Predicted 3D model of a 522-nucleotide part of an RNA (small-subunit ribosomal RNA, 5' domain) from Paenibacillus elgii NBRC 100335. RNAcentral holds the full RNA, with entries from SILVA. Rfam family: Bacterial small subunit ribosomal RNA. Model confidence (mean pLDDT): 83 of 100.
Context: one part of a larger RNA
RNA sequence: GGACGAACGCUGGCGGCGUGCCUAAUACAUGCAAGUCGAGCGGACCCUUCGGGGUUAGCGGCGGACGGGUGAGUAACACGUAGGCAACCUGCCUGUAAGACUGGGAUAACUACCGGAAACGGUAGCUAAGACCGGAUAAGUGAUUCUCUUGCAUGAGAGGAUCAAGAAACACGGGGCAACCUGUGACUUACAGAUGGGCCUGCGGCGCAUUAGCUAGUUGGUGGGGUAACGGCUCACCAAGGCGACGAUGCGUAGCCGACCUGAGAGGGUGAUCGGCCACACUGGGACUGAGACACGGCCCAGACUCCUACGGGAGGCAGCAGUAGGGAAUCUUCCGCAAUGGACGCAAGUCUGACGGAGCAACGCCGCGUGAGUGAUGAAGGUUUUCGGAUCGUAAAGCUCUGUUGCCAGGGAAGAACGUCGUGGAGAGUAACUGCUCUGCGAAUGACGGUACCUGAGAAGAAAGCCCCGGCUAACUACGUGCCAGCAGCCGCGGUAAUACGUAGGGGGCAAGCGUUGUCC
Numbered sequence: 001g002g003a004c005g006a007a008c009g010c011u012g013g014c015g016g017c018g019u020g021c022c023u024a025a026u027a028c029a030u031g032c033a034a035g036u037c038g039a040g041c042g043g044a045c046c047c048u049u050c051g052g053g054g055u056u057a058g059c060g061g062c063g064g065a066c067g068g069g070u071g072a073g074u075a076a077c078a079c080g081u082a083g084g085c086a087a088c089c090u091g092c093c094u095g096u097a098a099g100a101c102u103g104g105g106a107u108a109a110c111u112a113c114c115g116g117a118a119a120c121g122g123u124a125g126c127u128a129a130g131a132c133c134g135g136a137u138a139a140g141u142g143a144u145u146c147u148c149u150u151g152c153a154u155g156a157g158a159g160g161a162u163c164a165a166g167a168a169a170c171a172c173g174g175g176g177c178a179a180c181c182u183g184u185g186a187c188u189u190a191c192a193g194a195u196g197g198g199c200c201u202g203c204g205g206c207g208c209a210u211u212a213g214c215u216a217g218u219u220g221g222u223g224g225g226g227u228a229a230c231g232g233c234u235c236a237c238c239a240a241g242g243c244g245a246c247g248a249u250g251c252g253u254a255g256c257c258g259a260c261c262u263g264a265g266a267g268g269g270u271g272a273u274c275g276g277c278c279a280c281a282c283u284g285g286g287a288c289u290g291a292g293a294c295a296c297g298g299c300c301c302a303g304a305c306u307c308c309u310a311c312g313g314g315a316g317g318c319a320g321c322a323g324u325a326g327g328g329a330a331u332c333u334u335c336c337g338c339a340a341u342g343g344a345c346g347c348a349a350g351u352c353u354g355a356c357g358g359a360g361c362a363a364c365g366c367c368g369c370g371u372g373a374g375u376g377a378u379g380a381a382g383g384u385u386u387u388c389g390g391a392u393c394g395u396a397a398a399g400c401u402c403u404g405u406u407g408c409c410a411g412g413g414a415a416g417a418a419c420g421u422c423g424u425g426g427a428g429a430g431u432a433a434c435u436g437c438u439c440u441g442c443g444a445a446u447g448a449c450g451g452u453a454c455c456u457g458a459g460a461a462g463a464a465a466g467c468c469c470c471g472g473c474u475a476a477c478u479a480c481g482u483g484c485c486a487g488c489a490g491c492c493g494c495g496g497u498a499a500u501a502c503g504u505a506g507g508g509g510g511c512a513a514g515c516g517u518u519g520u521c522c
Stems, first nucleotide, its partner, number of pairs: 001522004006518005013369006019362002021327001026325003030322003035062003040059002043056005069280003079204007088197002093193007101135004110125006141164010170185006206252003213243003218240008255277004259270004282303005305316004333359001335358003341355001342353004372402004382393004406463001409457004416449001421444008466511005471492003477506005487494002
């Protein structure tokens, strides 16, 4: 000199864009943060023009593994980078091919009775489904076996035969007298893709050697088991190995990276905000469900803590958004809205969304603007100083002439909103035809921010400057007070009676809505 998630002191006009518990991963009152589907199902209730419509506890489906938070743990294939999987999985989505046949028994809701303070249960009876379970058929899978092609190795790929187990579900529209046809969505199986993950490996990034030896599932093999998958992942048996001064092991510290700060660079430091990955969710352990979790607002067990209790037993988890207490030098509103973007569900309308979009608070940071401009010498008054002549503040002020940024007041007033939907036309593929689907024209409604940004007008220089420093380093000097006192100080050092170094005043220098100080890094 630069930088900061800063703090403290004095001061403080406006706007834009950012940022805001670095400490106690301390404890949490209250509200909200994950629901949705009646076009899967049976009930119950409400309305009804008797056509139908609505609400929904329960069963069922999808989602709650995303999004959001935090950095405790972790020195590790956790991360970064480059590769490998001939050792793997992948809901929703896309493409291709085929199918969706035939049966059955339950159960919640509900009703009755009973237990319990509650949380919540028990018994009996009734009922539905796209819930559950048989049979059929098929690709595919497994076993045995045959042929061909091929790889860096274990091996891989293609085709065939026999045997074995082994799928499915309807709903809503349109047409039709009906059988049925048709459209859309959903369903089953297989193959392929896309996306997301899992596993393995080379290399890389920390302090201590005043840590030198460490290791029994330990290292390897064989064989079972287990996994989506390889593997001591696990188990039985066998062998005695494996790591280490190229730093094992131990201890301490720490989430890693893109990046950020500094520096000419090399390097050094950092890992807030934003983005990627990882880990965690009161503490410890465990599995269940599922395509995916060993699951922040799911379950079970143990523990600490808090709360309720009829003492028998129960309930809870802000490191989500606000907010409270505590800790601390220190860090915000218990705000508005789903209008936009994105997500979940749904055919859709739509519902939910403290993600997100916004507003609020804070000079915490960066950037921009303003606090007036021109003219004005009797160099006014006044202050300071003086060698008493003067010098200086100083064109500074007053006065005169202007301007109106910003603020205040009034009027007008956006873009962000077109996707989807609704109404009405046109075209296309498909269908026997219609509905529906795809493309397209016109119109309608939809804005939290917000009467905000912005524009126009009125009025008046009116409302808006401080902080630090002036001995040298280092730009800027005099007077008075004090008298090694009071005090200053980053270093050198000032102060003991003429202090440019303390305090005050005048003057000056620097920066400026900030200026200094402290802390940390280069």